[in-house]
RNA sequence: CGGGUGUAGUACAACGGCUAGUACAACGGCCUUCCAAGCCGUGGAUGAGGGUUCGAUUCCCUUCACCC
Numbered sequence: 001c002g003g004g005u006g007u008a009g010u011a012c013a014a015c016g017g018c019u020a021g022u023a024c025a026a027c028g029g030c031c032u033u034c035c036a037a038g039c040c041g042u043g044g045a046u047g048a049g050g051g052u053u054c055g056a057u058u059c060c061c062u063u064c065a066c067c068c
Stems, first nucleotide, its partner, number of pairs: 002068005009024004017054001026042005047063005
């Protein structure tokens, strides 16, 4: 210098229309003599700053971190 990836505690989804979803984990409840398993529920996230747009996780610019 060039390319790629940054979303929940972890691993990942999400044609510019979002009230951001899934699994596991955490917590609460049910079940059980108890635990585990199982079932139901709850909370929690878009690396940062700007721009375009009626509307940005998505497009553009800069920047930061990581990988090649």